[in-house]
Molecule: Bacterial RNase P class A
Organism: Gammaproteobacteria bacterium
RNA sequence: GGAGUCGACCAGACAGUCGCCGCGGCCGAUGACGGCCGAGGUCGUCAAGCCGCGGAGGAAAGUCCGGGCUCCGCAGGGCAGGGUGCCAGGUAACGCCUGGGGGGCGCGAGCCCACGGAAAGUGCCACAGAAAACAUACCGCCCCGAUGGGCUUCGGCCCUUUGGGGUAAGGGUGAAAAGGUGCGGUAAGAGCGCACCGCGUCUGGUGUAAAUCAGGCGGCAGGGCAAACCCCACCCGGAGCAAGACCAAAUAGGGGAGCACGCCGCGUCCUGCGGAUGCGGCACGGCGCGGCCCGCGCCGGCUUCCGGGUAGGUCGCUGGAGGCGCACGGUGACGUGCGCCCUAGAUGGAUGACUGUUCAAGACAGAACCCGGCUUACCGGUCGGCUCCCGCC
Numbered sequence: 001g002g003a004g005u006c007g008a009c010c011a012g013a014c015a016g017u018c019g020c021c022g023c024g025g026c027c028g029a030u031g032a033c034g035g036c037c038g039a040g041g042u043c044g045u046c047a048a049g050c051c052g053c054g055g056a057g058g059a060a061a062g063u064c065c066g067g068g069c070u071c072c073g074c075a076g077g078g079c080a081g082g083g084u085g086c087c088a089g090g091u092a093a094c095g096c097c098u099g100g101g102g103g104g105c106g107c108g109a110g111c112c113c114a115c116g117g118a119a120a121g122u123g124c125c126a127c128a129g130a131a132a133a134c135a136u137a138c139c140g141c142c143c144c145g146a147u148g149g150g151c152u153u154c155g156g157c158c159c160u161u162u163g164g165g166g167u168a169a170g171g172g173u174g175a176a177a178a179g180g181u182g183c184g185g186u187a188a189g190a191g192c193g194c195a196c197c198g199c200g201u202c203u204g205g206u207g208u209a210a211a212u213c214a215g216g217c218g219g220c221a222g223g224g225c226a227a228a229c230c231c232c233a234c235c236c237g238g239a240g241c242a243a244g245a246c247c248a249a250a251u252a253g254g255g256g257a258g259c260a261c262g263c264c265g266c267g268u269c270c271u272g273c274g275g276a277u278g279c280g281g282c283a284c285g286g287c288g289c290g291g292c293c294c295g296c297g298c299c300g301g302c303u304u305c306c307g308g309g310u311a312g313g314u315c316g317c318u319g320g321a322g323g324c325g326c327a328c329g330g331u332g333a334c335g336u337g338c339g340c341c342c343u344a345g346a347u348g349g350a351u352g353a354c355u356g357u358u359c360a361a362g363a364c365a366g367a368a369c370c371c372g373g374c375u376u377a378c379c380g381g382u383c384g385g386c387u388c389c390c391g392c393c
Base pairs, nucleotide, nucleotide: 001389002388003387004386005385006384007383008382009381010380012358013357014356015355016354017353018352020055021054022053023052024051025050026049030047031046032045033044034043035042036041037040057364061375062374064373065372066371067370068369069240070239071238072237081236082235083234084233085232086100087099088098089097090096101115102113103112104111105110116231117230121229122228123225124224125223138171139170140167141166142165143164144163145162146161148159149158150157151156179197180196181195182194183193184192198220199218200217201216202215203214204213205212206211244315245314246313247312254306255305256304257303258302259301262282263281264280265279266278267277268276269275270274284300285299286298287297288296289295322341323340324339325338326337327336328335329334359362
């Protein structure tokens, strides 16, 4: 200098004008509501006004996991259902993170892996291929026999067709075909035998463990798929801030008490003259048909208290598994202690618009109860660790 890899951080800047949301202060003479009395003053709250301060993200997103919080349910256990899946640790918890093991990729830094069980059962495996799983036999190879032909030194040999048998070496198909290499062996072959590798199992060493190393034994179970059913181990109650809690009008309806109330009929209750209560009719009262009379229609007690609910309002709401720094423990994730800091909180939902200057010309994108993760989107830029290559000293 180039190429790469991992991690941390930034996400246009500045100025002016006008707006929006929250908080604090001033003013509250103007407006609204309420209290008090000496009845037009006074006090309180809110609004309006002025000033100051603060006001989106690394993903606020997807709503995919995990938890806090709230309400409901719940003795305990099981079934069903869902999830997770090498080992150990971290954590409030996790499917997250850290460290380790195993496998794969890369020269390397480093990156990727649902990575328990297919020697329990069931199921599936396109096309090709004989056969995709109780193994089988298309070509081939070998042995025995038959038929036809040729040669012959008469012992046999070669070729064609065909029947029976052996074989799994070689060919061929496929993503995948019952271990691999070599030697022996055989009619040809074959774990048939042997050595090494592989596999399984036992013992021992190391390690908390996953696992790994060494030795012995067994010729050797075994195709693949469990993000197919399933088996094994472990975990999981449901709904969600429109959760939920509190205050509480007007109107209508429910219940109690007091007062007022004419007549008639019917029903129910109380032993009864009689009383209570409900319904219907008449009378009476109110309202409407512009006023009055008649008529018609509609409605029918009054006061007060209690409780539920609605509109509306308040809380939940943001100070928290919070951030930063230092020290200590730990390989690390992280934990402990001390110090400092406070950093959006709306409820038609704010964080914007315009103008100017400037640069490297500005991406993806907008909080709605909160937090820890994962995933996805993204113009570019800064810094640091490490690796490889080239050159120079």